Two RNAs folded together computationally: RNase P RNA and transfer RNA, 374 nucleotides in total.
């Protein structure tokens, strides 16, 4: 220098020109209309597979049911994620329904052996064997819903029509699968027909943030300081084009075999929509760092 | 946002508590007919969407992809 394995980053960079969305600050013919400044996608924004945070549902109570998760002890807001050790993952049990084409043992067949036997085939479900990533059994955990959550202002429209039910011995709602409990309940309630609107603010960008230094842990991960402010669309913005520079492929040409020189192609995977940890899944090309095999040279 | 169902032969679908994967239709070949059809008899044909994994043993049970199909949410 080469090849494997395993971890961890990065995943085009400079600048014209034209536009897109949001913030501020000026002009304003007041119409987000102009100008000027400044911010503008990830590493997985993706699949929605776990887990929280937020919001409503009066409390979020008590049984059944249903789901999950499964060495031990730590991180954590919380997990099915993570670290770190044992070590190969809770339980076939003198519980249950099962299942058996794995081991074993019994019956009984066929072969092959002189023979002891020995291989193979069907039954049985007999074993303080075996199987629970089927049902059980034991522990622990879980209330439901999801920003189309919620809250305001607006604009239309008709205390419309038919059915069934009920009026304190109650129908029915309180976003729960069933019940019990607790509230509310009569010009009531549900279902269909039928009508109406397809708009604006809020939530919504300061958060379990990010960078640096110190300090505790074997780590995962925390304590303190200091600094930064870094997207916010709603038919959905972050894009086009050129031009330098570099990366990687192809293809000719020098060569002093290190490697230069010329033309062409190419730029993965994929794009925010309440936020945030995490798993999975895609991904051209790069870069470092550990381990293990191996060429050369001193 | 959430939430549900399906993928098994060329087509439509079965397929129990895990134990040799079927059924109809199609298709090939033979018979029947003068010949088609029909109608008799044979036979054929699978990556159980893909890919780990539990188990002795997976279409079935577990995780992940993948690829189709539908529903739910204003107001009064």
């Nucleotide at each position: 220098g080469g090849a494997g394995c395993g971890g961890g980053c990065c995943g085009c960079g400079c600048g014209g020109c034209c536009g897109c969305u949001c913030g501020c600050g000026g002009c304003u013919u007041c119409g987000c209309g102009c100008c000027g400044c400044g911010g503008g996608a990830g590493g997985a924004a993706a699949g929605u597979c776990c887990g929280g945070g937020c919001u409503c549902c009066g409390c979020a109570g008590g049984g059944c049911a249903g789901g999950g998760u499964g060495g031990u002890g730590g991180a954590u807001a919380a997990c099915g994620u993570c670290c770190a050790c044992c070590g190969g993952g809770g339980g076939c049990g003198a519980a249950g329904c099962g299942c058996a084409c794995c081991a074993g043992c019994a019956g009984u067949c066929c072969g092959g052996g002189u023979g002891a036997c020995c291989g193979g085939g069907c039954u049985g479900g007999c074993u303080c064997g075996g199987c629970a990533a089927a049902c059980c059994c034991c522990a622990c955990c879980c209330g439901g819903a999801g920003c189309a959550a919620g809250g305001c202002c607006g604009a239309a429209u008709a205390a419309g029509g038919a059915g069934a039910c009920g009026c304190u011995c109650g129908a029915g709602g309180g976003u729960g699968g069933c019940c019990c409990g607790c509230c509310c309940a009569a010009u009531g309630u549900c279902u269909c027909c039928g009508g109406g609107u397809u708009g604006g603010c809020c939530g919504c960008a300061u958060g379990a943030g990010g960078c640096g230094g110190a300090g505790g842990g074997c780590a995962a991960c925390u304590u303190c300081c200091g600094u930064c402010c870094c997207a916010g669309a709603u038919g959905g913005a972050u894009g086009g084009u050129c031009g330098c520079g570099g990366g990687c492929c192809c293809g000719c040409c020098c060569c002093u075999c290190g490697g230069g020189g010329c033309g062409g192609g190419u730029g993965a995977c994929a794009g925010a929509a309440c936020c945030c940890g995490g798993c999975u899944u895609a991904c051209a090309g790069g870069c470092c760092c550990g381990c293990u095999c191996u060429g050369g040279u001193c | 946002u959430c939430c549900c169902c399906g993928g098994u032969a060329g087509c439509u679908c079965a397929g129990u508590c895990g134990g040799u994967a079927g059924a109809g239709c199609g298709g090939u070949u033979g018979g029947c007919u003068g010949u088609u059809a029909a109608c008799c008899a044979a036979u054929u044909g699978g990556u159980c969407g893909c890919u780990g994994g539990u188990u002795c043993g997976a279409g079935u049970c577990c995780g992940g992809c993948c690829c189709g199909g539908g529903g739910a949410g204003c107001c009064a």

The prediction has a mean pLDDT of 77. Rfam match: Bacterial RNase P class A.